[in-house]
Context: one part of a larger RNA
RNA sequence: CCACAUUUAAGGAACUCGGCAAAAUACCUCCGUAAGUUCGCGAGAAGGAGGCCCGGUUUUUGCGCAAGCAGAGGCCGGGGGCACAAACCAGGGGGUGGCGACUGUUUACUAAAAACACAGGGCUCUGCGAAGUCGUAAGACGACGUAUAGGGUCUGACGCCUGCCCGGUGCCGGAAGGUUAAAAGGAGAGGUGCAAGCCUUGAAUUGAAGCCCCGGUAAACGGCGGCCGUAACAAUAACGGUCCUAAGGUAGCGAAAUUCCUUGUCGGGUAAGUUCCGACCUGCACGAAUGGCGUAACGACUUCCCCGCUGUCUCAAAUGUGGACUCA
Numbered sequence: 001c002c003a004c005a006u007u008u009a010a011g012g013a014a015c016u017c018g019g020c021a022a023a024a025u026a027c028c029u030c031c032g033u034a035a036g037u038u039c040g041c042g043a044g045a046a047g048g049a050g051g052c053c054c055g056g057u058u059u060u061u062g063c064g065c066a067a068g069c070a071g072a073g074g075c076c077g078g079g080g081g082c083a084c085a086a087a088c089c090a091g092g093g094g095g096u097g098g099c100g101a102c103u104g105u106u107u108a109c110u111a112a113a114a115a116c117a118c119a120g121g122g123c124u125c126u127g128c129g130a131a132g133u134c135g136u137a138a139g140a141c142g143a144c145g146u147a148u149a150g151g152g153u154c155u156g157a158c159g160c161c162u163g164c165c166c167g168g169u170g171c172c173g174g175a176a177g178g179u180u181a182a183a184a185g186g187a188g189a190g191g192u193g194c195a196a197g198c199c200u201u202g203a204a205u206u207g208a209a210g211c212c213c214c215g216g217u218a219a220a221c222g223g224c225g226g227c228c229g230u231a232a233c234a235a236u237a238a239c240g241g242u243c244c245u246a247a248g249g250u251a252g253c254g255a256a257a258u259u260c261c262u263u264g265u266c267g268g269g270u271a272a273g274u275u276c277c278g279a280c281c282u283g284c285a286c287g288a289a290u291g292g293c294g295u296a297a298c299g300a301c302u303u304c305c306c307c308g309c310u311g312u313c314u315c316a317a318a319u320g321u322g323g324a325c326u327c328a
Stems, first nucleotide, its partner, number of pairs: 001323008010314002014312001019309001027051005036041001038157001052079012080084001092307004097302002099299002104116002120155007132141003158294004163224003168221002170217005177212003183206002188201005225243005252286001253283001264280005
């Protein structure tokens, strides 16, 4: 000096990205227990008291004929110790946001999460030799199932809800029309031959799906404006004008896991707060199943604050064990 332990005056997070690590809490009985809530919970909430040994008294259970033996309590009094759940073992707690409803699953060997899944919701395909999948096929799964079933896809408990746009792309429908392949067709044309013929070429016309065309469809892929003026202070604009569009973002939320300017502004908490909480709305660039906004319970998730506690720190010290190191 290093590792692992133990202890530490006064202070008690001043450490640090961050209480990381350590300390503290811990068992049983009794008392007591808030907001919120889906009435189940929250809850071991929080916060307290008692616990060892001896004596007295009292209630009572089982067994026993009884004497008694073995237990379970209540009340009162006393004793000793630094320490009575005496060692080991054995919850720290509270408040407030974010995200995800929950239990679960995951990157075997740097990520356990807000990611995946989930019950629930929607759309869509499928009438059974089903759709879909594997296979060249036979065949198999689906399923010894039959639309309350099976496949695909999106969302993700629950509560309140889920606005407008079908112009583009996709999908679905459409006995018309346009375009259109092979094929059919054969008016003609050419070569050759004395000719019959043979060979080549070939217009009109008929010809499917597809595309064009006409509709529907957004819990399909997706999209959801600009400029100018106006109210008796000023400011603002319920109101008006105009351009463009398929339609111009509704409810709710909002400096947000989204806000560039930005440490926005105001309020709270601190002596002091780029974080946090509550508001405001000027949303660079929220927004409704690529779901919107809430939400009790839950979380080895994450933000901030408080109590307790401590060598994390002020600021370091000592001891033990094992190394390193020196000598042999």
Molecule: large-subunit ribosomal RNA, domain IV
Organism: Solanum melongena